About this RNA
A computed fold for a 74-nucleotide RNA from a Bdellovibrionales bacterium, annotated as transfer RNA. Its Rfam family is "tRNA". It is annotated as a transfer RNA. RNAcentral holds the sequence, with entries from ENA.

RNA sequence: GGGGCCUUAGCUUAGUUGGUUAAAGCAGCCGGCUCAUAACCGGCGGAUCCCUGGUUCGAGUCCGGGAGGCCCUA
Numbered sequence: 001g002g003g004g005c006c007u008u009a010g011c012u013u014a015g016u017u018g019g020u021u022a023a024a025g026c027a028g029c030c031g032g033c034u035c036a037u038a039a040c041c042g043g044c045g046g047a048u049c050c051c052u053g054g055u056u057c058g059a060g061u062c063c064g065g066g067a068g069g070c071c072c073u074a
Base pairs, nucleotide, nucleotide: 001073002072003071004070005069006068007067010026011025012024013023019057028044029043030042031041032040050066051065052064053063054062
């Protein structure tokens, strides 16, 4: 230099052919249980979906450009 893949909550991930509310587990906070801690049970909060532009009535999802990471190759 060429090619491919990935980026969604603090972390790990899901998200169907584009369709109304972005979901789960863990972590955090609050409460229950316990003499107490852990475990277990219940609840709460938390993501402008990497950035930017476009297509569309409608974009996490499709398209262009950019950024970061991983892999293959010369």